[in-house]
């Protein structure tokens, strides 16, 4: 785009179309083929007339007419259907010299006599009926016969010209045979014979006409001939005889499906699909067979027979055929009225009037499609109300839409008028010539239909839906729902912010329709003729030979089959296209043209192809000479190794492995020596080598066989190429028979390994491997690349020839390799050995799976091979390349990563955090590394978010507005756990404007409730790892690459060098801070060398700036210098110098990103949720529980120690609700007095260390838990639940299993000091400070993590990936199967209706002929054995999906 459509929702009108696609299923009822009295005998019904009449009627074919009957014509047309048919059925083009044709037209001739019947009518009979029988009588355009007759037919003879053959045609002579019908209105209509025409049939032939080869052979009247019969006619059409043919790979036969064509739909076309309506042809008429009649039938509304079915029946017997028009049932998703008329067109009969006509013309039903019209038009902004949305005091949108104002009236409604289609025939009249013909005029006839059309009236009045809105694809928001409900054509959507589900608002598209479903074509170059491919995506046969077939070198001539051109015929009409015209337009219709791309015939052209003839040598082959090689077949010979046997020597192991064991061995192994035997394979040479068609071929040698190459150009003269079917060869394994058997070695056994180990490893070991012979016929049979021919830059290596040559490395032919240009290719790549450019032939492919499976066939001894599907299922499967990630891949490198060391954890007690458990609550979060002394840098109340109980509701805070009041607050008292409630008391200021405070009301609250997977911000980690990117250029179809890689170097993508890259950015480094040295400046609160003063003593004081310190600014370090190495960067040198040396040490600083990492409980924020509560206040409790498990720590287990006494040296901080000197009291925590200090000024013991003494290896003078008692301090308050002090008590623990952590120098270890938070403190934590102060690093194999390069990948959620098979369960389709049961077509035999044909003495008939009987054939029926194809089935096999 289309449809004979159906379904869902909806529906105003008209025109012109269409309407059982299914059950060729069954049919009630009515109608669909009759007509002629001008053929006939006649008169049943009706009417008229006449006669008679008893007035009821009766009679008369006399008339109009006419039932039934005889006769003529028609019924073979028209109408329906598509079952059958793969066929001369259809289409197209020819032929009939092999034929027929009623009615019609033209022409010629003719029509004289005779005879006998039979329907009907009448009478009788049988039967339920249908119907039938007998007798008498009768007519014809019915039937018979005689005569006449040819341009008819048959036979014979003759004969001229002609044709493609048989033959045919003109003429002449002669023999034989066959005709007729009448009627009449007197006009005519009919009849017979013959010829011609027209029309319609029949028949033959060429070409075209679906699928299957898992259908390969078919055929006996079959193929042909002779003769006969039959037919309208040819012919095996039929029969007798003879011959053995005929068809088939260019697809016979068989099976399946199907009416064919003009056309229709689609498509640019070529094609593909289709065959409704209309037209042509065919076939059929309940199923099957048969003939009759006839011009024509083997006959839809005729006959006979058989069968199935239905109906009637008196049970004896009969009737029927809607695939005609309506209609009914059934089937189905589905398809209409038991209508009107012969008015028109057409048909039958008739002289005609006329009759008949479900053909036809009309109407009815149905949006089934096509076309047209309408459902209003113009104005109208307060941009109304309402709805919907939002950033919500407002805006947007619906929307000029509505309201409202004006206008119009198609359509609908009412009324009125009213067609065309009608021309004829007939009837009446008239004109032209002769009563008739021709013409003119008048008149008659309309189903549709009072319809189309026209006019008038009223009034916006009577008239809009459907689908969609994620992308494809035009059109977006809100709400609901929450992987549910649902959607979906494909991709896919839905798991709490859904433009995808459902609803709404809005929008988009089409519109009396709109969507859905089904089917066809297109897009699809996705079967490729136009117009595809085959190295790796599907696809080259394992290889060669070769018949048919296809294709084929140069030149000349002839021909004209292909080819090309002209002409003629045909290609029905309709359809399509163009033009014009008619319905108001259109659909629709009419007229004309063009076209119908085809077929046939004819005339010409001759380049190319073909055919024929001749010729040539370059393709191909042969000859001569030579060369080459693991080419093949058969025989002979050889040495090394291995094994075995015998003998010797010799002694305890051998063998084997990652390590072992099984195994062998004291009966003497292994080892070694000698001899003997056996079988198999041939080291070195050996190769990127050679040969062969492929498979394949390797010691040496002989014989036979084949091939290739080179040279000479001698011979033939296109002999060529390819090759379906076919034939031959064809690794390994396997099979059969007979040998052989050393080694190796499936199966098998044992030992190991392992969770297991039906494996990998080891010890053995059978088939086999070997030979001969016969099968098999497959391989990743690979170059994953068919064969042949020609052409198209090069460089290089090598094998075999030839030629040439000597200081040259060059030529040529045939092979074998590597690299690369153009070109090709999706790319990888290929590239004279093409995957390039062309040609010929063959083979093969068409999404993945099912499946190379099933069934069938062929081959095979078997194994199996070959040929080779479908149902069902999925939306992918696949190729090449790219970027990552990963690897028990590779290379390089780094890191307290390992190693080397030191000290810990894991064991004990305690502290603290977590899990778990418990609880009214034990608030919440953090959970591998990257949670667990974490948020928390301070949980007794508060904090506090949790629980119990008691209270409040615009609230605990703040602002604004309104109204009121001068109180409220505060104090006191009462109740209470408190919050709170109640009582009582006191009570504003003022410049009079108000201020202040409280209360009421309103607007704004509040939430540590949820979502860190809606977010911002902040943070952890990889990782202080060296990486991450960009611009331009270049490369690539592209993803991308290059840069950023390579060679060096570095801590570093740090730098150098090289370079299709050149630059740049974020990172690195540096800049910043602290620290190590020094200088300058400054000198108070710090310092004190020198000079003084004072003191018991002290920088206490005067003074000083030297020193230290303090804090500002500089200097200094840069591989700068030297030597070596190196192109350089750089590295090495315990180098020099220097306080410091190679980033001096430390800090801050964290690239692009990863982990949906953490946090909604710091804060902020979207959405959701609560609102007398999930908000707020208060008291008490809880966060501190405790069979247990884990993490992080502290203290220890002691002598490098504990205890006691004495003595020395810091840094960094803090301090007024504070630090607190000093004095007094207390054993002590501390208390009471009290100086100084808002600080370089005052306060703030350093400890380990050192010295002395003691303890003497023990659960201790170690260790300090736990518990009892007594206290101190803070605080409203130490019960749950604080810290500290004193006395007493004195637990576990004697160095810690597997495992595991930190640290590379002022580090680890060890020692103390300070600070934050804080009333106090559960701090052994965190953050800082200084004191003392080590050991070790060979090195990068390994573990972990990381960086760069490279490689493989079926991974991309990225190896915590992906994914295979069995088993279990459910569902689906399918194979096989003992069987059971349908259908199809044949074969054989038996039987055999009707009927044609043949034969026939008896019966009938004057006769023609008939009846009867016999025979052949046959539909149908029966029997039998096979065959093809379905359905179903216990059991069973695999497959697919979940």
């Nucleotide at each position: 785009g289309a449809u004979g459509a159906a379904c869902g929702c909806u529906a105003g009108c008209g025109g012109g179309a269409g309407g059982c696609u299914u059950a060729a299923c069954a049919c009630a009822u009515g109608c669909a083929a009759g007509u002629c009295g001008a053929g006939g005998g006649g008169u049943a019904a009706c009417a008229u007339u006449u006669a008679c009449u008893u007035c009821g009627g009766u009679a008369a074919g006399a008339u109009g007419a006419c039932g039934a009957c005889c006769g003529g014509c028609g019924c073979a047309c028209g109408g329906g259907u598509g079952a059958g048919u793969a066929a001369c059925g259809c289409g197209u083009a020819u032929g009939c010299a092999a034929c027929c044709u009623a009615c019609c037209c033209u022409u010629u001739a003719c029509a004289g006599g005779a005879a006998g019947a039979u329907a009907g009518c009448c009478c009788g009979a049988a039967g339920a009926a249908a119907u039938u029988c007998g007798g008498a009588u009768u007519a014809a355009u019915a039937c018979u016969u005689c005569a006449u007759a040819a341009c008819a037919u048959u036979g014979u003879u003759u004969g001229a010209a002609u044709g493609c053959a048989u033959g045919a045609u003109a003429g002449a002579a002669u023999c034989a045979u066959c005709a007729a019908a009448g009627c009449u209105c007197c006009g005519g209509c009919g009849g017979u014979a013959a010829a011609g025409g027209a029309u319609g049939a029949g028949u033959a032939u060429g070409c075209g006409u679906c699928c299957u080869a898992u259908u390969a052979g078919a055929u006996a009247g079959u193929u042909g001939g002779u003769g006969a019969g039959g037919u309208a006619a040819c012919g095996g059409c039929u029969c007798a005889c003879c011959a053995a043919g005929u068809c088939a790979g260019c697809g016979a036969u068989a099976g399946g499906u199907a009416g064919g064509g003009g056309g229709u739909c689609u498509g640019a076309g070529a094609g593909g699909a289709u065959g409704a309506u209309c037209c042509c042809c065919c076939a059929c008429a309940c199923u099957g067979g048969u003939a009759c009649u006839g011009a024509g039938a083997c006959a839809c509304g005729g006959a006979c027979c058989a069968g199935a079915c239905u109906c009637c029946u008196a049970c004896g017997g009969g009737a029927g055929g809607c695939a005609g028009c309506a209609g009914u049932g059934a089937g189905g998703a589905a398809u209409a009225u038991u209508g009107g008329u012969c008015a028109a067109u057409g048909g039958a009969g008739g002289c005609a009037a006329c009759u008949c006509u479900g053909a036809a013309c009309c109407a009815g039903c149905c949006a089934u499609g096509c076309c047209g019209c309408g459902u209003g038009c113009a104005g109208g902004a307060a941009g109304a109300c309402g709805g919907c949305c939002c950033u919500a005091c407002g805006g947007g949108u619906u929307g000029u839409a509505a309201a409202c104002u004006g206008c119009u009236u198609u359509u609908a409604u009412a009324c009125a008028c009213c067609a065309a289609g009608a021309a004829a025939c007939g009837c009446a009249g008239g004109u032209a010539c002769g009563u008739g013909u021709a013409c003119c005029c008048g008149u008659u006839u309309g189903a549709c239909g009072g319809u189309a059309g026209u006019g008038u009236a009223u009034g916006a009045a009577u008239a809009a839906g459907c689908a969609c809105c994620g992308g494809c694809u035009a059109a977006c928001u809100c709400c609901g729902u929450g992987c549910c409900a649902g959607c979906a054509g494909c991709c896919g959507c839905g798991g709490u912010a859904a433009u995808a589900c459902g609803g709404a608002g809005g929008g988009u598209g089409c519109a009396a329709g709109c969507g859905u479903u089904a089917u066809c074509c297109g897009g699809a170059a996705u079967c490729a003729u136009u117009g595809g491919g085959u190295u790796u995506a599907a696809a080259g046969g394992g290889u060669a030979c070769g018949c048919a077939g296809g294709c084929g070198g140069g030149c000349u001539a002839u021909u004209a089959a292909g080819u090309c051109a002209g002409u003629g015929g045909u290609g029905a009409a309709a359809u399509c296209c163009c033009a014009u015209c008619g319905c108001u337009c259109a659909a629709c219709g009419a007229u004309g043209g063009a076209a119908c791309u085809g077929c046939c015939a004819u005339u010409g052209a001759u380049a190319c192809u073909g055919a024929u003839a001749g010729u040539c040598u370059u393709g191909a082959a042969u000859a001569u000479a030579g060369u080459u090689g693991a080419a093949g077949u058969g025989g002979g010979c050889g040495g090394a190794a291995u094994g075995u046997g015998u003998a010797g020597u010799g002694u305890a192991g051998c063998g084997g492995u990652g390590a072992a064991a099984u195994g062998c061995u004291u009966a003497g192994a292994u080892a070694u020596u000698a001899c003997a035997c056996a079988g198999a394979a041939c080291a070195c040479c050996g190769a990127u080598a050679g040969c062969g068609a492929a498979g394949g071929c390797a010691g040496c040698u002989c014989a036979c066989u084949a091939a290739a190459c080179u040279a000479u150009u001698a011979u033939u003269g296109a002999c060529g190429c390819u090759c379906a079917u076919g034939u031959a060869c064809g690794a390994a394994a396997g099979c059969g028979u007979g040998g052989g058997g050393a080694g190796c070695g499936a199966a098998c056994a044992g030992g190991a390994u392992u969770a297991g180990a039906u494996a990998c490893c080891c010890u053995g070991g059978u088939a086999g491997u070997c030979c001969a012979u016969g099968c098999c016929g497959u391989a990743a049979a690979c170059g994953a690349u068919g064969a042949u021919u020609a052409c198209u830059a090069g460089c290089u290596a090598u094998u075999g020839g030839c030629a040439a040559u000597a200081c040259a490395c060059c030529g040529u032919c045939a092979g074998u390799g590597g690299c690369a240009a153009a070109g090709c290719g999706a790319a990888a790549g290929c590239a004279u050995u093409a995957a390039g450019u062309a040609a010929u032939c063959c083979a093969c492919c068409u999404g993945g799976g099912a499946a190379g499976u099933a069934c069938g066939g062929u081959c095979g001894c078997a194994a199996g091979a070959u040929u080779g599907a479908a149902a069902c299922u999925c939306a992918a499967a696949g190729g090449a390349a790219u970027u990552g990630a990963c690897g028990g891949g590779g290379g390089c490198c780094c890191g307290c990563a390992c190693a080397a060391g030191c000290g810990g954890u894991g064991g004990a007690g305690c502290a603290u955090g977590u899990g778990g458990u418990u609880u009214a609550a034990u608030u919440c979060g953090a959970u591998g590394a990257u949670a667990c002394g974490c948020g928390a840098g301070g949980a007794a109340c508060c904090u506090u978010a949790c629980c119990a109980g008691g209270g409040c509701u615009u609230a605990a805070a703040u602002g604004c507005a309104u109204a009121u009041u001068g109180a409220c607050a505060g104090g006191a008292c009462u109740g209470g756990a408190a919050a709170c409630a109640g009582u009582u008391u006191u009570u504003u200021c003022u410049u009079c404007g108000g201020a202040c405070a409280a209360u009421u009301u309103g607007c704004a609250a509040g939430g540590u409730g949820c979502u860190g997977c809606a977010u911002g911000g902040u943070u952890g980690u990889c990782g202080u790892c060296a990486g991450c990117u960009c611009g331009u250029g270049c490369u690539g179809u592209g993803a991308a690459g290059u840069g950023u890689c390579g060679g060096g170097u570095u801590a570093a993508g740090u730098c150098c060098u090289a370079u299709a890259a050149c630059g740049a950015g974020c990172g690195c480094a540096a800049c910043c801070c602290c620290u190590a040295u020094u200088c300058u400046u400054a000198c108070u609160u710090g310092c004190c060398a020198g000079c003084a003063c004072a003191u018991a003593a002290u920088g206490g004081u005067g003074g000083g700036g030297a020193c230290u310190c303090u804090a500002a600014g500089g200097a200094g370090a840069c591989u700068g210098c030297c030597g070596g190495u190196g192109u350089a960067a750089a590295c090495c040198g315990a180098g020099a110098g220097g306080a410091a040396g190679g980033u001096g040490g430390g800090g801050a600083u964290g690239a692009c990103g990863u982990c949906a990492a953490a946090u909604c409980a710091u804060c902020a924020c979207g959405g959701c949720c609560c609102u007398u509560a999930c908000g707020c206040c208060c008291u008490g409790g809880g966060c501190c529980a405790c069979a247990c498990a884990c993490g992080u720590g502290c203290u220890a287990c002691a002598a490098u120690g504990g205890u006691a006494c004495a003595u020395a040296c810091a840094a960094a901080g803090g301090g007024c609700a504070g630090c607190c000197a000093u004095c007094u009291g207390g054993u002590g925590a501390c208390a009471g007095a009290g100086c100084g200090c808002a600080a370089a000024u005052c306060c703030u013991u350093a400890a380990a260390a050192u010295g002395u003494a003691u303890c003497u290896c023990a659960g201790u003078u170690c260790g300090g838990a736990u518990u009892g008692g007594a206290g101190u301090c803070u605080g409203c308050a130490a019960c749950u639940c604080g810290a500290c002090u004193c006395c007493a008590u004195g637990a576990a623990g004697c160095u810690g299993g597997a495992a595991u952590c930190g640290c590379u120098a002022g580090u680890a270890a060890u020692c103390g000091c300070g600070c934050a938070u804080c009333a106090g403190c559960c701090a052994u934590g965190g953050c800082g400070c200084g004191g003392u102060g080590a050991a070790u690093a060979c090195g990068u194999u390994c573990c972990c993590g990381g960086g760069c390069c490279u490689u493989g990948u079926a991974c991309a959620c990225a190896c915590c990936g992906c994914c295979c098979g069995u088993c279990a369960a459910g569902c689906c389709a399918u194979g096989a199967a003992a069987g059971c049961u349908g259908g199809g077509g044949g074969u054989a035999c038996c039987u055999g209706a009707a009927g044609u044909c043949a034969g026939u003495a008896a019966c009938c008939g004057c006769a023609a002929g008939g009846a009867g009987c016999u025979g052949c054939c046959u539909a149908g029926g029966g029997u039998a054995a096979a065959u093809c194809u379905g359905g179903u089935a216990a059991c069973u096999g695999g497959g697919g999906c979940u």
Predicted 3D model of a 1442-nucleotide RNA (small-subunit ribosomal RNA) from an uncultured prokaryote.
The sequence is in RNAcentral, with records from ENA.
Its Rfam family is "Bacterial small subunit ribosomal RNA". Gene Ontology terms of the family: structural constituent of ribosome and ribosome.
Its mean pLDDT, the model's own confidence on a scale to 100, is 82.